RNA sequence: GGGGGCUUAGCUUAGCGGGAGAGCGUUGGCUUCGCAUGCCAAAGGCCAGGGGUUCAAAUCCCCUAGCCUCCA
Numbered sequence: 001g002g003g004g005g006c007u008u009a010g011c012u013u014a015g016c017g018g019g020a021g022a023g024c025g026u027u028g029g030c031u032u033c034g035c036a037u038g039c040c041a042a043a044g045g046c047c048a049g050g051g052g053u054u055c056a057a058a059u060c061c062c063c064u065a066g067c068c069u070c071c072a
Stems, first nucleotide, its partner, number of pairs: 001071007010024004018055001026042005048064005
C1' cells in the first nucleotide's frame, strides 16, 4: 500500500428494510432473624461518525475513524 471481517445498553452480544431486544451487571420491592439464593419490576441505547438510495435505514450503497485478520 491492497483484500476481507467487525463496531448495537456498563460488559458479552442477537436482530440485517417497517417494534431496538437478550443474558450478566446496576437500582428498587418481595422472600429471611440476617446474609446468600430465588421471584417481580425499573433505569440504562445519537445502533462508531458523515453522506446517499427509499414512502420508510441499526439493516442496502459510498466515504471516514478505530479494532481484528490475510497478501505484498
Predicted 3D model of a 72-nucleotide RNA (transfer RNA) from a bacterium. Model confidence (mean pLDDT): 84 of 100. Its Rfam family is "tRNA". Gene Ontology term of the family: triplet codon-amino acid adaptor activity. It is annotated as a transfer RNA.